A computed fold for a 328-nucleotide RNA from a bovine gut metagenome, annotated as Bacterial RNase P class A. RNAcentral holds the sequence, with entries from MGnify. Rfam family: Bacterial RNase P class A. Rfam classes the family as a ribozyme. Rfam describes the family as follows. Ribonuclease P (RNase P) is a ubiquitous endoribonuclease, found in archaea, bacteria and eukarya as well as chloroplasts and mitochondria. Model confidence (mean pLDDT): 76 of 100.
Formats: sequence, structure tokens, C1' cells
RNA sequence: GAAUGGAUGAUCGCGUGGCGCAAGUCACGAGGAAAGUCCGGGCUCCACAGGGCAAGGAUGCCGGAUAACAUCCGGUGGAGGCGACUCCCAGGAAAGUGCAACAGAAAAUAACAGCCCCCGCAAGGGAGCAAUGGUGAAAAGGCAGUGUAAGAGACUACCGCCCGGCCGGUAACGGUCCGGGGUCAAUGUAAACCCCAUCCGGAGCAAGAUCAAGCGCAGGGCAGCAGGCGGCCCGUCUCAGUCCCUCAGGUAGAUCGCUCGAGCCGUAUGGAGACAUACGGCCUAGAUAGAUGAUCAUCCUCGACAGAACCCGGCUUAUAGUUCCUCU
Repeated sequence: GAAUGGAUGAUCGCGUGGCGCAAGUCACGAGGAAAGUCCGGGCUCCACAGGGCAAGGAUGCCGGAUAACAUCCGGUGGAGGCGACUCCCAGGAAAGUGCAACAGAAAAUAACAGCCCCCGCAAGGGAGCAAUGGUGAAAAGGCAGUGUAAGAGACUACCGCCCGGCCGGUAACGGUCCGGGGUCAAUGUAAACCCCAUCCGGAGCAAGAUCAAGCGCAGGGCAGCAGGCGGCCCGUCUCAGUCCCUCAGGUAGAUCGCUCGAGCCGUAUGGAGACAUACGGCCUAGAUAGAUGAUCAUCCUCGACAGAACCCGGCUUAUAGUUCCUCU
């Protein structure tokens, strides 16, 4: 770094599918993480003519892979290790703003101790300096010399740094190459705001689609069982209820979405690799209160983490034991 994740058989039970009128029978039935729900997509609905701006968010060395990604591969630079190798949110601090605890004189237009010169008997005052000391995570390139009152890139050599060229590389970048720069006037922090570049509409399968009881709503009809008026039949009026019909909505419920897919396995080819292409083969859970279990027998090294709920690509986390490969 990778693989595996008790084995075989029998009986009973459960879920789905096929066959069958039925009884039944046959086939299949969890994972490498099904987990966290952290990224990226497919799919669905909503919004949107198209495009842009703003806000907000994400990403941030280079090249490639990919449907896409914050993933992967190969490089570059940096850090660590004797090494195999491992690790890195790795753009911009010369657009602007902010901050830098404690200590320290000072945290960015540096001067506490000190050094040196002048005045002064002295106390003290004035001028110069940044080498030395001290503080700190960090103090204004390093080191040697020249120079000086003392000093200082003030000057010189070397090292470092910056800029330009040339060469190598697709690029990041690299170079024992060339030239220039001492105005190398200047720290860190962007996991502070911010700036720059690129990308991003929102919500999610309880998405959503189809069918559709009962009750109720609305419209209409028949009857006149109900009520009012007239003393009653009858007539007339009322419309609450009952009955029938119709319409819309779409609750319960049913069906679809649902598993054939950026799918898996093998071989070949291309590539350094991620991966791509071609050919061949395979079909491998699909529930909706939710199946995947129990018992027995034999064997062994006595069995870890853990249970699908729309699907896929990643990341992260958990994982007893066993096996394999490469290297120091």
C1' cells in the first nucleotide's frame, strides 16, 4: 500500500419477481464502509427571454483526468526524515485600512543603555552615530575590510536579495550563464478586513407525476317525508335535512418515480499515471412501518466495524483476525 471480512449443508420463517385457477414451486435477497450527510453531479419541481451588475458564498502553485468536484494523477516550490518516503487553505503585504499580547526606548518615519566630539571645575547642556549590549516570536541583509571623532552599504570584495536578458521547460519553475541595482527606504499578519482571478439561481424522492373513495363544498333535478299560511283534501311559499345526478378540487388509498446504471466483470490497445477507447460477457435488494432471520449438524484460526430507503462520483470516520505486494 492492497485484498478479505467464517465455510458447507439441512429445516422453518420473511421480502421481491417469474410460473400456476389454486395449493404451491423456482430464482434472487445489504456494505466496504449501507455510517457522517461534508463536497460534486444526475433527476424533479419552482423562478428565469437572453445577458449583465450588485450582494452573498466557494475555490486559489502549474499541467492533466473527469459529467463535475473542495476529488484523483503527474509535476514545481516549501517543510520534515540518514533513508524508503511523508506533509503543506502554496494568489496578492509596492491599492487601501486594521492589528502585532508580554517584554522593550521603539513593532515601522526607531534610539533605552551605550559610543564619540564640543562647552563646563563639576552637576549638566549641545551636536553626531546605530557598530556593541539589553527586550522580544519578530528590531531594519550577513561577513570581512576601507573609512571615521565615533560610526554607518557611506564605500569595496564575497555571499544573499531584487530587476532585466539568455538558455531549458506546455507551465509552475529552474540555471555553476550574462548584465544592472546599495533608493536592498525597510518586518510580520490576508486561518483580519480587503484586492485579483475563476465558479455558483433556490429547494429537495416526505422531490414530483397519474388514478382516485368517504365526508364536506358548488351547481342542478325529482318527490313533497319536514316547516309556515289558509279549518282539512288540496294549493302556495320556504329551503335546513334526506334521496338522486353532475362538476371541480385531490384527503385516505393505489400506481409510477424505484432501480439498466456517467453499471459491473474480463480481454486488448493507447497513456508515466489518473483515465480513455474497442470487443465480449453479466443483470446483481427495491421495502413503505419497512424483508434479509432463527434452529440444528460438521469444521476452523471461534468471526471486527456495522443494516439499503432515488441513484452515482468522491472525501471523512469505524473496523477483530487473516493474507498478499513493494521498499527503507